A computed fold for a 1523-nucleotide RNA from a Pseudomonadota bacterium, annotated as small-subunit ribosomal RNA. NCBI's taxonomy places the organism under Bacteria, Pseudomonadati, Pseudomonadota. Its mean pLDDT, the model's own confidence on a scale to 100, is 82.
RNA sequence: ACAAUGAAGAGUUUGAUCCUGGCUCAGGAUUAACGCUAGCGGCAGGCCUAAUACAUGCAAGUCGAGGGGCAUCGGGUGUAGCAAUACAUGCCGGCGACCGGCGCACGGGUGCGUAACGCGUAUGCAACCUACCCACAACAGGCGGAUAGCCCGGAGAAAUUCGGAUUAAUACGCCAUAGUAUAGGGAGAUGGCAUCAUUUUUCUAUUAAAGAGCAAUCGGUUGUGGAUGGGCAUGCGUCCCAUUAGCUAGUUGGUGAGGUAACGGCUCACCAAGGCGACGAUGGGUAGGGGCUCUGAGAGGAUUAACCCCCACACUGGUACUGAGACACGGACCAGACUCCUACGGGAGGCAGCAGUAAGGAAUAUUGGACAAUGGUCGCAAGACUGAUCCAGCCAUGCCGCGUGCAGGAUGAAGGCCCUAUGGGUUGUAAACUGCUUUUAUUGGAGAAAAAACCUCUGUACGUGUACGGAGCUGAUGGUAUCCAAUGAAUAAGCAUCGGCUAACUUCGUGCCAGCAGCCGCGGUAAUACGAAGGAUGCGAGCGUUAUCCGGAUUUAUUGGGUUUAAAGGGUGCGUAGGCGGGCUUGUAAGUCAGAGGUGAAAUCCUUCCGCUUAACGGGAGAACUGCCUUUGAUACUAUAGGUCUUGAGUGCGGUUGACGUUGGCGGAAUGUGCAGUGUAGCGGUGAAAUGCUUAGAUAUUGCACAGAACACCGAUUGCGAAGGCAGCUAACGAAGCCGUAACUGACGCUGAGGCACGAAAGCGUGGGGAGCAAACAGGAUUAGAUACCCUGGUAGUCCACGCCCUAAACGUUGAUUACUCGUUGUUGGCGAUAUACGGUCAGCGACUAAGCGAAAGCGUUAAGUAAUCCACCUGGGGAGUACGCCGGCAACGGUGAAACUCAAAGGAAUUGACGGGGGCCCGCACAAGCGGUGGAGCAUGUGGUUUAAUUCGAUGAUACGCGAGGAACCUUACCUGGGCUUGAAAGUUAGUGACGGCUCCUGAAAGGGGGCUUUCCUUCGGGACACGAAACUAGGUGCUGCAUGGCUGUCGUCAGCUCGUGCCGUGAGGUGUUGGGUUAAGUCCCGCAACGAGCGCAACCCCUAUCUUUAGUUGCCAGCGAGUAAAGUCGGGGACUCUAAAGAAACUGCCGGCGCAAGCCGAGAGGAAGGUGGGGAUGACGUCAAGUCAGCACGGCCCUUACGUCCAGGGCUACACACGUGCUACAAUGGCCGGUACAGAGGGUUGCUACACUGUGAAGUGAUGCCAAUCUCUAAAGCCGGUCUCAGUUCGGAUUGAAGUCUGCAACUCGACUUCAUGAAGCUGGAAUCGCUAGUAAUCGGAAAUCAGCAAUGUUCCGGUGAAUACGUUCCCGGGCCUUGUACACACCGCCCGUCAAACCAUGGGAGUUGGGGGUACCUGAAGUCGGUUGUCGCAAGACGCUGCCUAGGGUAAAACCGAUGACUGGGGUUAAGUCGUAACAAGGUAGCCGUACCGGAAGGUGCGGCUGGAACACCUCCUUU
Repeated sequence: ACAAUGAAGAGUUUGAUCCUGGCUCAGGAUUAACGCUAGCGGCAGGCCUAAUACAUGCAAGUCGAGGGGCAUCGGGUGUAGCAAUACAUGCCGGCGACCGGCGCACGGGUGCGUAACGCGUAUGCAACCUACCCACAACAGGCGGAUAGCCCGGAGAAAUUCGGAUUAAUACGCCAUAGUAUAGGGAGAUGGCAUCAUUUUUCUAUUAAAGAGCAAUCGGUUGUGGAUGGGCAUGCGUCCCAUUAGCUAGUUGGUGAGGUAACGGCUCACCAAGGCGACGAUGGGUAGGGGCUCUGAGAGGAUUAACCCCCACACUGGUACUGAGACACGGACCAGACUCCUACGGGAGGCAGCAGUAAGGAAUAUUGGACAAUGGUCGCAAGACUGAUCCAGCCAUGCCGCGUGCAGGAUGAAGGCCCUAUGGGUUGUAAACUGCUUUUAUUGGAGAAAAAACCUCUGUACGUGUACGGAGCUGAUGGUAUCCAAUGAAUAAGCAUCGGCUAACUUCGUGCCAGCAGCCGCGGUAAUACGAAGGAUGCGAGCGUUAUCCGGAUUUAUUGGGUUUAAAGGGUGCGUAGGCGGGCUUGUAAGUCAGAGGUGAAAUCCUUCCGCUUAACGGGAGAACUGCCUUUGAUACUAUAGGUCUUGAGUGCGGUUGACGUUGGCGGAAUGUGCAGUGUAGCGGUGAAAUGCUUAGAUAUUGCACAGAACACCGAUUGCGAAGGCAGCUAACGAAGCCGUAACUGACGCUGAGGCACGAAAGCGUGGGGAGCAAACAGGAUUAGAUACCCUGGUAGUCCACGCCCUAAACGUUGAUUACUCGUUGUUGGCGAUAUACGGUCAGCGACUAAGCGAAAGCGUUAAGUAAUCCACCUGGGGAGUACGCCGGCAACGGUGAAACUCAAAGGAAUUGACGGGGGCCCGCACAAGCGGUGGAGCAUGUGGUUUAAUUCGAUGAUACGCGAGGAACCUUACCUGGGCUUGAAAGUUAGUGACGGCUCCUGAAAGGGGGCUUUCCUUCGGGACACGAAACUAGGUGCUGCAUGGCUGUCGUCAGCUCGUGCCGUGAGGUGUUGGGUUAAGUCCCGCAACGAGCGCAACCCCUAUCUUUAGUUGCCAGCGAGUAAAGUCGGGGACUCUAAAGAAACUGCCGGCGCAAGCCGAGAGGAAGGUGGGGAUGACGUCAAGUCAGCACGGCCCUUACGUCCAGGGCUACACACGUGCUACAAUGGCCGGUACAGAGGGUUGCUACACUGUGAAGUGAUGCCAAUCUCUAAAGCCGGUCUCAGUUCGGAUUGAAGUCUGCAACUCGACUUCAUGAAGCUGGAAUCGCUAGUAAUCGGAAAUCAGCAAUGUUCCGGUGAAUACGUUCCCGGGCCUUGUACACACCGCCCGUCAAACCAUGGGAGUUGGGGGUACCUGAAGUCGGUUGUCGCAAGACGCUGCCUAGGGUAAAACCGAUGACUGGGGUUAAGUCGUAACAAGGUAGCCGUACCGGAAGGUGCGGCUGGAACACCUCCUUU
C1' cells in the first nucleotide's frame, strides 16, 4: 500500500459523590398466540398440548408369458323365438376367488422409550451376511406322491370350520451328475502384531436345477468376483444432582461345550476371585442424537420446527414364524386395557399413513385433483398400483415484491384545535380547482414452457441384435402464467406511541377516585405520565401486546472478574493423591511445530456467475467446514530415560536467645477463716440510701495457725511460639529459632483436595478441691414499671487429674512459598572489631515515606507494588447459616447446606450539612449579683371553651392572645331574623326625555311604592352641563384556595456571617480562600499560609442629642440705656446671654507611659464638653419556618348570578358554670386626706382651642375675647411648706348597687362617657413557677397626640420631671457563633429504629395418619413361544401331533426403601399509611458496642467468662515526623 474484518450504551441506591452490586430498557430471532386493521402477487410454513380416542373413504400390490380353472364383464358361435330376449358353449378378449413367484423389511408417520457404542467422528473385522443388478465359469437327466381350488355333505347367527371324492404347476419330495463349493486329513511355498491368513497339490465324504413363450427373448441351478445394503468391535466426544459413595454372583477372568451370518458370559458346566469407582462408579432426574438453526466482534450461549443422515417406536407387554433381509405401522400367536357386533354359544378391531371427527388447548388447514412429470413395486411388454410425489384449496404465520397516484395550485378557503383573541398560529399544497399517467382493478381478445422417453411406424451403421436419428402419441395444474386493447384517479390505510430512558405537546375532563406502569414512577383541583380531542413522531398491509431464546451481562470472567473495609482467605499446622518445580549435558520424540495423504455426505453459511420483469426463491462453480486419522520431518520449550553440578533444601561442627512446652520442689505479699489479746459503738455501702454485720463485743489493731488461688515492682508498640497462647524462683526432661563455619548429601523442593493432629472462653462426664470472684437465685434501692444498670449476699463455675466438646471480632477482618523494586529512623538477638565509631552484615519487632497500586480510606522490602506456583473461598438483599437429609457428639450443639416466597435495592469509602445526655474557644439581662413585677384580689381588655337565630372572619410554642381594631349604640358590619330589587347600590358608552331640585299628602318599621304643587343654566345655535330612563355591552361577590401568587410583615438576629472570579488540590461530591496564631462589638484588624482578589453583610456616610464658633434676630430673649405699671419685655431700643435654625468646628488611640513583631490592649494618665462605637434612632446579608396575610390592596384558577350580588329595619359582634394571657387599681405611714406653693418638654387647635366674667357642690351651661398660632389658647404631677390620721379591713381600698344629673348624638333599653350624693365587696404583699431591666437605665410621676359626634383609653405612640441598686464570675440553665469528633440522621434527633403481642393475606417445615406412583427383592402361579426330552399317534420319508422339562409376559402374596398429593394440630418466615407494650441499636444512644458460649427474662434483651476495636472523651508514658 492493497484486501478482509470490526466490539456504542442508558435508567435506577445518595442531599450530592466515587465504587461495588443487582434489577430494568433499547437489538435480533420465533412452527407462535391475542387485540385493532386489511388491496394484490410470488416463495415458504402450518397440533409445540392428549404416543388421547377414533365414524367413513383411500394409503401395496402385481404377474394368465408359472398353474388348475371360469364366479363377473364384453365378443363370437350354437339352439329356441318374428323380435325383444332366454338358454347352451372357456371358443376369444380378459379375469373374482384359489395354488405359485416377486414385493409387502422400501416409501410415509411419530419422538414414547433411550444418558446408550444410541448418536457424531476416526478406525478395525485375519470374526461376518447381502434377494433383485453386473462380469466370468459350469450345468439343467429321470421319477414320485400330494394339496388348495372345483364338486358333494355337515356344524354355526356370524367369523369361520369339519368330513368325503377328484386335480395342476416355475408348489413339494426322491434318485442321478458335479467342483475353483462345504467338511475333514496329508505335503509344500509366501506373508502377517497374535490367534493365523493367502496360495499350490493330493485323498475321503456331502449337496443342484423349471420351465414359459408370438421362438425375439424371459427365466432356473452351482460357484467366484464386483457393486449395493447391512451386522459386529474399538479410541475420542456427548445434560443435571455428591443433600446419590460405594456398586457388582453371570458379576470379572479362564477351560470346555452349545448357539449365531459372525466375535463374545450371548448361554451352560467346572475352576479362580476378580471387575468398576472422587479422572465420579452405583442411584435419581431430564432428554431421541447429529448436520444445521438463532444470537454473539469472537470465544461462547441457547435450540433440535421445516429439509437431510442415523436411531427408536407402531393400542400396552411378551413371543417367535416366514424370508436374502423383520422379531415386521396397514402379518401371526398369547396376555392386558378399551371400543364394536351377537341369536349370549361366540366373534371383530388398532390413523404416531392422507384427508377427516371428538377431546385437550392461547393455538395449527381440504373427508380436493392427477399419476402429466420425478421416483417405487410387479410384469417380456402394453400396463396396473402408488394420500410417495406433482398440483390445487384454507390461514397476513413468516420472508420478498407492487399498489393505494403524479405535477401545478395561497383568498394560505371553510371546518377543527390552540392563543397574549377586532387578530395570530396550526392542520396545510393538504383540499377545492387545472393538467397528466394507467401499475393495479373491470371488460374483451390472444395464449405458453414444463414432453422427453416408453410405445408404434421408419431410416442409418455393422453381424436378423444393439447404438444413433426422423415422424407420430401423452398436461392434473390450466384457458393458469404471460401478452394486447378499451374504460377511468377511477377499486385500495392503518396501528402504536408522544414524563425520562426514547423520535414526538398542547387543551379539556377527572381529583390518591377512575386508572396507567418495562424500570424509575404518575394521579390528593392548574396531570406534556389517567380518559378524550387537536397536533406530532415511528412503522406501514401491517402495527402493537404477551410468551420464549441469545445479546447488552467482563453479571461464572479461556479470551475476560475478584476476596484489608463492598459478597469472598479455611482457626492453625503436618502431610497423601494431584498440580508446579534449580544449573549443565546425552538419548527418545508423547505434547508442540511444519510438509504430505485420507476423511470431514448433500443441503445450509460465504464469494462469484446464471434463471424466474426485480427480490424472496432456485441453479452452476469455488471457498469453507477452524475436526479426526495416517505418514514424513524438526527438537528450542515441556515431558521421559540416563549422567553430572551446588546456588534451592537438608545434615554436621561452634556459639547464642527467649513469659517455648511438660513434670516436680520452694517462696513472699495480699485475701479469707479460726484461736487469743487490746479496745468501744458503730461498721459497711451509695449519687443519696437501705438490705447486711455489730454490746452474745463487730469495724479497727496485735500475735499465732490454716486454706486455696494468683504472681506487685522489673514490664517495654520487649521477647517466644504454627495458631490457640505463654510471666514469682528453681531443678530435670524435651523442642525451636538465629548467627558463624562450609565438612557431608546432591533437587532430596513448593503447595496441598480428602486425611491426621493441635485448637481461647463457655459447656459436658467422673473424682478431688473451693480463699477470692461470680451466671442463676434472694434481698435492698432506682423507676411509671426495672425480670437491668447501683448495693448486700450467693450456687454452679473459675483451680487440679483424666476424658469429651471443636466454636470466637479463632483479626493484620490481609492463605502458603519464591524472586524483584528508592530511602529515613527506633529497637531485640547474633557476627565483623579494641570500640559507646560504622551509608558494615544476617534474622526479627515498630514508625514515616519514593515509585507503584487502590473506589477511597489507605498499603508501601513485614505490600494491598511487579511477577510465578499451588490451595481455599465469592457471585444482589431478605428468607437463612434456617428446613430436610446425612456425618460427628453423652448432651449442649457442630459440620455439610437448599427451596418456595419477597424487595429494587442491600452495601463500601469519602463529602457537605444537621444532630449528640462528644470535646475545645467565645458571646448575649443567658445564668449569677441586684431592683421591680406577674402568678393570689377586684376591675379593664384579648383568647379558648360553652351558649346562641347570630354571638362575622382571621391570628395559635418561642414568632397568636390591650394582635388585624389608631376607637362595634345606628353606620362601620363582613353575621342572624324579617321586608324589598334583579343590567342591579356605584362608574362608562349609545338613542330618547327635560329638568335636577324645593315644598307637600297617603301607605309602610324603613327601604320602597303611589300621588299633588313649583321650577332650569351656558351656547359660537351645531350642541354642552346636569338629571331621569327602555334596551344592549360592560357588573357585583369580605365566596374558596396565603399549599397557585405579587407586595408587605414576623422570627432566627443587628447574630457575624453568606458567597463569587481566577488559580491550586481531589477521579468526584467538594475543598482551599473563610482554616491557623493573636485581636475585636464585628469574616474588626494584624501576622502566617496555594492562594490572590472581589461582592452582599459589619463599620462609616444619614437623623436626634451632648460643647463651641459664625451668620440671622421675630412672634423668642432682656445684660446695659431710656420710658412706664400695683405688677408684668409692657414700650423705645439692643444682639451681649438664653433660645430659635442654618452652616461649620470638634474625637482620630491623635499625645504620654507600659506590654506586644504587628493589629491592638492596659492606665481613676494628660488635655478635653465629650475617650476608645460618647448616648439614642433609622438601617435587617445569603437564607430558614410551603411562618402570616386572597379580610388592606393587587392577581391566576375555581364557584354564585331573581343570589354566595344589592337596599332597609331590628338584633348580634358587649352572651357567661369556667380556663389562660396582657394590664389598671390596691392591700397602705417612703402612706391617705386638707390647705398653701414651685419647676417641664413635646404636641394639638376655625364644624376648633377658648382667656376672662357670671351661674351651678359638680359634670357643665350662658355670655364674651384672642388665635389659622415661637404672638392667642389647651398645660403638669410627684416635689416643697404646714396641718391631720396612728396600724385599724382603717380617713387604706375602691368594686358593686341605689338615686339625681351633665354632655354628645336622629337615637344612650339591649350597649356611651362623665358629675354629685349615698352604698363601701374582695384584698393585710400572693404556692409551684415565671417576666423585665446594666444608667439618665430600672423604678416612680404626670403631660400630649392619633382614631374620634361621643366613648367603653386602665390600650397604643410620643414627651419631659424625680432618679437608684448590682455584675465575684462563666461551673450550670436558655439561645447563638467558630473549630474539631462520632453518626445506621438528610422530612436532617419532634430523626432513625428493634423485638414480643393482636389482625389480614401468602408460600413453606414438622405431623397421628390417609392416599397414589415408579423401581427393586423374595416366594407362589404361569399363556403364547423357541430350545431340549419322548417308549404314544400320524407320515414312504423329512418330519408333525400329543405329552413333558427349562425359561418368560402377565397375575398373586410379603416385607422394606424411595418419590409425590393430602391431613386435625403445630413451628418459624414474608408482606400489609396511621393497633398494643416497651426503647435494645445508630451520638459516649444516655450501662460503649459487637463475637463465641452458658444461664435467666412479656419483648426488645440482661448478666457471667474469654475475646475484638469495626469505641468516644480525658490524662499519662513511649515513639515518629517537621522546624